Lysine riboswitch aptamer from a bovine gut metagenome, 161 nucleotides, folded computationally. Its mean pLDDT, the model's own confidence on a scale to 100, is 79.
[in-house]
RNA sequence: GAUAGAGGCGCGAUAAUUAUCAGUAGCAAUCCCUUAUAAAAAGGGCAUUUUUGGGCUUGUGAAAGGAAUUAUUGCCGAGGUUCGAAAAUUAAUACCUUGAUUUUUGAGCCGGUAUGUUGCAAAAUAUGUUUCAUACUGUCACAAUUUUGUGGAGCGCUAUC
Numbered sequence: 001g002a003u004a005g006a007g008g009c010g011c012g013a014u015a016a017u018u019a020u021c022a023g024u025a026g027c028a029a030u031c032c033c034u035u036a037u038a039a040a041a042a043g044g045g046c047a048u049u050u051u052u053g054g055g056c057u058u059g060u061g062a063a064a065g066g067a068a069u070u071a072u073u074g075c076c077g078a079g080g081u082u083c084g085a086a087a088a089u090u091a092a093u094a095c096c097u098u099g100a101u102u103u104u105u106g107a108g109c110c111g112g113u114a115u116g117u118u119g120c121a122a123a124a125u126a127u128g129u130u131u132c133a134u135a136c137u138g139u140c141a142c143a144a145u146u147u148u149g150u151g152g153a154g155c156g157c158u159a160u161c
Stems, first nucleotide, its partner, number of pairs: 001161005008076001010075009026060004031055003038051001040050001042097003047093002079110013111137006119129003139152005
């Protein structure tokens, strides 16, 4: 240097089903308030387009994202996350800002899991991610009382060539 492997509730992707989302948004009707010098569409401000906009009640009534289960499948920096760069789509249209999603890419951090906890996201008490702590577990090094202790990190470890 190449190839092949290991850890374990191991890490991802796709599809189907299910619950939640939610009796919510939307739509329709009665009534009430407001209305063009107005209101609404994330914000802006010269503009364009549209026509109201909001509330109670009644009737009707979703979806996406996130989640669980099953199946298939790719893998062991698997993947996740933070900070950037570029591009595309999107929030009525053009411009600016901001946000969201996807793809590519640079650098940093994390061996893995569980519980609690900090922050963020989310409709959520689910869940994801993250800070800190504890425990378990795998790996290598060192030490030794020979089955324990301490410490390190995956750019690691084991085997073969």
The sequence is in RNAcentral, with records from MGnify.